[in-house]
Context: one part of a larger RNA
Molecule: small-subunit ribosomal RNA, 5' domain
Organism: uncultured bacterium
RNA sequence: GGACGAACGCUGGCGGCGUGCCUAAUACAUGCAAGUCGAGCGAUGAUUAAAGAUAGCUUGCUAUUUUUAUGAAGAGCGGCGAACGGGUGAGUAACGCGUGGGAAAUCUGCCGAGUAGCGGGGGACAACGUUUGGAAACGAACGCUAAUACCGCAUAACAAUGAGAAUCGCAUGAUUCUUAUUUAAAAGAAGCAAUUGCUUCACUACUUGAUGAUCCCGCGUUGUAUUAGCUAGUUGGUAGUGUAAAGGACUACCAAGGCGAUGAUACAUAGCCGACCUGAGAGGGUGAUCGGCCACACUGGGACUGAGACACGGCCCAGACUCCUACGGGAGGCAGCAGUAGGGAAUCUUCGGCAAUGGGCGAAAGCCUGACCGAGCAACGCCGCGUGAAUGAUGAAGGCCUUCGGGUUGUAAAAUUCUGUUAUAAGGGAAGAGCGGCUUUAGUAGGAAAUGGCUAGAGUGUGACGGUACCUUAUGAGAAAGCCACGGCUAACUACGUGCCAGCAGCCGCGGUAAUACGUAGGUGGCAAGCGUUAUCC
Numbered sequence: 001g002g003a004c005g006a007a008c009g010c011u012g013g014c015g016g017c018g019u020g021c022c023u024a025a026u027a028c029a030u031g032c033a034a035g036u037c038g039a040g041c042g043a044u045g046a047u048u049a050a051a052g053a054u055a056g057c058u059u060g061c062u063a064u065u066u067u068u069a070u071g072a073a074g075a076g077c078g079g080c081g082a083a084c085g086g087g088u089g090a091g092u093a094a095c096g097c098g099u100g101g102g103a104a105a106u107c108u109g110c111c112g113a114g115u116a117g118c119g120g121g122g123g124a125c126a127a128c129g130u131u132u133g134g135a136a137a138c139g140a141a142c143g144c145u146a147a148u149a150c151c152g153c154a155u156a157a158c159a160a161u162g163a164g165a166a167u168c169g170c171a172u173g174a175u176u177c178u179u180a181u182u183u184a185a186a187a188g189a190a191g192c193a194a195u196u197g198c199u200u201c202a203c204u205a206c207u208u209g210a211u212g213a214u215c216c217c218g219c220g221u222u223g224u225a226u227u228a229g230c231u232a233g234u235u236g237g238u239a240g241u242g243u244a245a246a247g248g249a250c251u252a253c254c255a256a257g258g259c260g261a262u263g264a265u266a267c268a269u270a271g272c273c274g275a276c277c278u279g280a281g282a283g284g285g286u287g288a289u290c291g292g293c294c295a296c297a298c299u300g301g302g303a304c305u306g307a308g309a310c311a312c313g314g315c316c317c318a319g320a321c322u323c324c325u326a327c328g329g330g331a332g333g334c335a336g337c338a339g340u341a342g343g344g345a346a347u348c349u350u351c352g353g354c355a356a357u358g359g360g361c362g363a364a365a366g367c368c369u370g371a372c373c374g375a376g377c378a379a380c381g382c383c384g385c386g387u388g389a390a391u392g393a394u395g396a397a398g399g400c401c402u403u404c405g406g407g408u409u410g411u412a413a414a415a416u417u418c419u420g421u422u423a424u425a426a427g428g429g430a431a432g433a434g435c436g437g438c439u440u441u442a443g444u445a446g447g448a449a450a451u452g453g454c455u456a457g458a459g460u461g462u463g464a465c466g467g468u469a470c471c472u473u474a475u476g477a478g479a480a481a482g483c484c485a486c487g488g489c490u491a492a493c494u495a496c497g498u499g500c501c502a503g504c505a506g507c508c509g510c511g512g513u514a515a516u517a518c519g520u521a522g523g524u525g526g527c528a529a530g531c532g533u534u535a536u537c538c
Stems, first nucleotide, its partner, number of pairs: 001538003006534005013385006019378002021343001026341003030338003035080003040077002044073001048069010087296003096221008106213002111209007119153001121151002128143006159182010188201005222268003229259003234256008271293004275286004298319005321332004349375001351374003357371001358369004388418004398409004422479001423475006432465001437460008482527005487508003493522005503510002
């Protein structure tokens, strides 16, 4: 000099864009943060409309009731999602991360392309009803019922497994052919046509792609030798188990190996990287925000479901803590967004909206979304603007200094003439909106036709921010400057007070009666809505 997730002191006008618990991975009140689908299913069925019947009768209205249609809302069965998104950095010195390879050792829901299929049956369990236990949480018994829930059967191979043959390779092997055995589903839903049927979305098996994931290897990845030896599933083999899959990953048996001064082991510290800061570079330091990967979710352990988890807002067990209790027993997990307490030098609103982008579900309308988009707070940072401009010498007054002549503050002020950025008030007023849906027109592949699909056009409608940005008009210099320094380094000096006192200080050093070094004043210098100090890095 530069930098900063900064803090502290003094000061503080505005805007834009960013950033904001670095400490206690401490404990958490309250609200919200993951739902959705009625075009999978049964039951309940608010409301509304139409028609009929009965009664009152004011002869077209009210009440009751029946049928048909509509179908709000809550719960249940079922499907998909909840493994994403969001947070944190405790652990981890490791194939964790980075980089380059390998998988002839692998899996992959939804999505794209393709091939083939979608036949025929059965028995339950919720909801519901009855009875009943419990303070509650939550149950129990009996009975009824539906399905795209569940279970057999049929059909089936280019799929799986076994055997044989051929070709090829990178060792295990790969590919092709033959043969034997084995394995599936939702006669679902909606629309159209109604005589078979067609369209769309689903469903089943297989191939392939894409995406995502898993495993293995080379190299790189902090300090200490005042850590020198470490290791029994340890190192290798055989056979098996297990897994999507190679492997001591695990088991049995056999052998006695394996690692280490090129630093094993131990201890300490630490998430890693793209990047960021600095520097001419080499290098050094850092790993906030943003992006990629990893790990974790009160602490420890475990599996279940599933394409995917050993699962932050799932389950089970143990523990600590908190809460409820009728003392028998139960409930909970903010390192999600806000917020509270505590700790600390120190870090924000219990805000608005799904309008946009993205995600989940759904055929869609749509619903959900503290992701996200916005607003709020904070000079925390960067950038921009303003606090007025021109003229103005009787060089006014006042202050300070003085050799008492004057000098300086100083064109500075006053005064005159202007401007109107910002501000204040009034008026106008965005872009971000494109889709999708519905109505409609035209074309197009297919189909017997229709619905539907695809493409293009027209109309309709949607904004939290926000009456914001921006524009126009009016008012009026009015509302807007401080901080640090002035002995040398280092730009900037005098007076008074003090008298080795009070104090200053980054280093050298100032102060003991003429202090340019302390304190105050005037003046001056520097930076400026900031200026200084402190901590840390280069």